[in-house]
Context: one part of a larger RNA
RNA sequence: UGCAUGUGGUGGAUGCCUUGGCGAUCACAGGCGAUGAAGGACGUUGUAGCCUGCGUUAUGCUGCGGGGAGCUGGCAAACAAGCUUUGAUCCGCAGAUUUCCGAAUGGGGAAACCCACUCCGCAAGGAGUAUCCCACGCUGAAUACAUAGGCGUGAGGAGGCGAACCGAGCGAACUGAAACAUCUAAGUAGCUCGAGGAAAAGAAAUCAACCGAGAUUCCGAAAGUAGUGGCGAGCGAAAUUGGAACAGCCUGUACGUGAUAAUCAUGAAGUCAGCAAAACGGCCUGGAAAGGCCGGCCAUAGCAGGUGAUAGCCCUGUAUGCGAAAACUUCGUGAUGGUACUAAGCGUACGAUAAGUAGGGCGGGACACGUGGAAUCCUGUCUGAAGAUGGGGGGACCAUCCUCCAAGGCUAAAUACUCGUGAUCGACCGAUAGUGAACCAGUACCGUGAGGGAAAGGCGAAAAGAACCCCGGGAGGGGAGUGAAAUAGAUCCUGAAACCGCAUGCAU
Numbered sequence: 001u002g003c004a005u006g007u008g009g010u011g012g013a014u015g016c017c018u019u020g021g022c023g024a025u026c027a028c029a030g031g032c033g034a035u036g037a038a039g040g041a042c043g044u045u046g047u048a049g050c051c052u053g054c055g056u057u058a059u060g061c062u063g064c065g066g067g068g069a070g071c072u073g074g075c076a077a078a079c080a081a082g083c084u085u086u087g088a089u090c091c092g093c094a095g096a097u098u099u100c101c102g103a104a105u106g107g108g109g110a111a112a113c114c115c116a117c118u119c120c121g122c123a124a125g126g127a128g129u130a131u132c133c134c135a136c137g138c139u140g141a142a143u144a145c146a147u148a149g150g151c152g153u154g155a156g157g158a159g160g161c162g163a164a165c166c167g168a169g170c171g172a173a174c175u176g177a178a179a180c181a182u183c184u185a186a187g188u189a190g191c192u193c194g195a196g197g198a199a200a201a202g203a204a205a206u207c208a209a210c211c212g213a214g215a216u217u218c219c220g221a222a223a224g225u226a227g228u229g230g231c232g233a234g235c236g237a238a239a240u241u242g243g244a245a246c247a248g249c250c251u252g253u254a255c256g257u258g259a260u261a262a263u264c265a266u267g268a269a270g271u272c273a274g275c276a277a278a279a280c281g282g283c284c285u286g287g288a289a290a291g292g293c294c295g296g297c298c299a300u301a302g303c304a305g306g307u308g309a310u311a312g313c314c315c316u317g318u319a320u321g322c323g324a325a326a327a328c329u330u331c332g333u334g335a336u337g338g339u340a341c342u343a344a345g346c347g348u349a350c351g352a353u354a355a356g357u358a359g360g361g362c363g364g365g366a367c368a369c370g371u372g373g374a375a376u377c378c379u380g381u382c383u384g385a386a387g388a389u390g391g392g393g394g395g396a397c398c399a400u401c402c403u404c405c406a407a408g409g410c411u412a413a414a415u416a417c418u419c420g421u422g423a424u425c426g427a428c429c430g431a432u433a434g435u436g437a438a439c440c441a442g443u444a445c446c447g448u449g450a451g452g453g454a455a456a457g458g459c460g461a462a463a464a465g466a467a468c469c470c471c472g473g474g475a476g477g478g479g480a481g482u483g484a485a486a487u488a489g490a491u492c493c494u495g496a497a498a499c500c501g502c503a504u505g506c507a508u
Stems, first nucleotide, its partner, number of pairs: 001507009015493001016458002020429002022426007029418002031161002039101003042055003046079002049075003061095006070083003106115003116129005131158003134154006165196001166194005176183001180230001206213002217244005227235002248410003252350006262336010274322003280295005296313002298302001304316003359383008369395001390405005445452002465492001468479004
């Protein structure tokens, strides 16, 4: 030095576990905000820090309910001081307080700071003072009336935030076409505006085909068909039909009929705390019984979780039944109920029935349809009808025929989505997986900034977390002790390999 065996160190794979994720289903909710939001800064506990809660009334205050023995949140013990059957802590509902910043709104500003004015008050202190729109009032030019403008008042409105879904406006490129320009990607991504719990659309100037249907929306088929297309790449309907869900209406005048919305009270149901609820013992093994053996009990409850191993009967629960002072939601009933000869609605009669519009020329865009024979829809520009004896459409256009009535408006459901709440589930993951994040993570750290972005789980049933002695400056170790186990000792379950020792044997 090599090989072998044994025994250690190092290391943290593997196994087992799960507080966390992922994906679904059902129900709910679908908004919050000038009565100051979302999000923060700074404070606040007897004791430093962080998290959670709260706001100078500051880990909280008041009231009404629930509940019933301990409590003063967590990391996290300890000490101190207290509260509590005169019902605390805790849970629910309602109320009070709610510093400063932030739309931030008195002015300013390098967010959490600086500086004001007016009114009230002895003082401490309190209230008000942004902009735009709307309404009302007072004023008031050029310019007589007026108007513009100015000022004031208003518990009138707006503003900002929020995951996706929705409507509208603006609108790419990579890419594909095996290059590329029409085309595609795609009206996608992105940006902006606006709204709702859904939005949008919607009661035929629609389709159809000589038969008829009868608003819209969504799903299946028709169908990758008819078409369109440097007829390339590609794009791609509709009628019709099967379903889901269904709902229709509004305008003038006259006459008739006709008691609504809202508020309050009350009843029912639901949501938001909860409550009751059956029944176990002996022996054995073991550190421990829920395991084994024997016997017993409950079951509308033998889903599940925990408890020193595997528990229907130990605990929490589960099936089932019950429960609300207050608050909210829905429905029903009653009362009040404005101009009462009334509003909406309904019936009858008479009337009206949308003009710079329809259409056309030019230029674009949307329609599956790229200008094409191109109908239909929208319109930048120029034009421009008819008036129900009328007008639009039926894919150039004309005739016949059929069908409908534009240029005003409203409308539930079926449909889309999930920041979120509750319940349930998984031939989903199990710490290099599953969210980036199981752990104080959008943290530490990096970057001027936009932004990027980790690693890190496990002693034990219980800390019983090793008193005391010895070596040592300490770290660490040896005894002793705890424990079932300490090669479970806090770098703590298991503890692979690489790598490094020690002992023994053999070889050189």

The part of an RNA shown here (large-subunit ribosomal RNA, domain I) has 508 nucleotides and comes from a Betaproteobacteria bacterium. Model confidence (mean pLDDT): 81 of 100. It matches the Rfam family "Bacterial large subunit ribosomal RNA".